[in-house]
RNA sequence: GUCCCUGUAGCGCAAUGGAUAACGCUUUGGACUGCUAAUCCAAAGGUCACGAGUUCGAAUCCCAUCUGGGAUG
Numbered sequence: 001g002u003c004c005c006u007g008u009a010g011c012g013c014a015a016u017g018g019a020u021a022a023c024g025c026u027u028u029g030g031a032c033u034g035c036u037a038a039u040c041c042a043a044a045g046g047u048c049a050c051g052a053g054u055u056c057g058a059a060u061c062c063c064a065u066c067u068g069g070g071a072u073g
Base pairs, nucleotide, nucleotide: 001072002071003070004069005068007066010025011024012023018056027043028042029041030040031039049065051063053061
């Protein structure tokens, strides 16, 4: 250089073009009780890497760029 994969909450990880972006861990509050742990309930936390395009509608499709990983020379 070329090609492939990857990027979503503090961490991990989903999503078939239909929108309130799910779930687990963590954090916070509450319930439970002699106290903790465990368990249960609730809440908080998102520029879906970034720009542009397609579309009635984009995390999702196209193009470019960037991060990380891999293959090849």
Molecule: transfer RNA
Organism: Trichonephila inaurata madagascariensis